A computed fold for an 89-nucleotide RNA from a Sphingomonadales bacterium, annotated as Glycine riboswitch aptamer. Its mean pLDDT, the model's own confidence on a scale to 100, is 80. The sequence is in RNAcentral, with records from Rfam.
[in-house]
């Protein structure tokens, strides 16, 4: 050059309550009680990998946080782009 992976930029990205009461600075904040969601994070089982004493492990399961009218925000993951950096050749 090329390819991968990190990292940056663009796009695209689901789900669940206009819930009930109460305050207030009353488009909307806040606290309380139900009911929900799962794609920030996290945490658990595990198929499977591995340098096999141990480790690495999800989109599956907890729902601690986090989120449940639009809007906005954020959002795994997916596509394209830069040039940095780390490996491979």
């Nucleotide at each position: 050059a090329u390819g991968c992976a990190c990292g940056c930029g663009c796009g695209g990205g689901a789900g669940a309550g206009c819930g009930u009461g109460g305050c207030u600075u009353u488009u909307a904040g806040c606290c309380a009680c139900c009911g929900c969601c799962g794609a920030a994070g996290g945490a658990g089982c595990a198929a499977c990998c591995g340098c096999c004493c141990c480790g690495g492990a999800a989109u599956c399961u907890c729902u601690c946080a986090g989120g449940c009218a639009c809007a906005a925000g954020g959002g795994a993951c997916c596509g394209c782009g830069c040039a940095g950096c780390g490996c491979a050749c």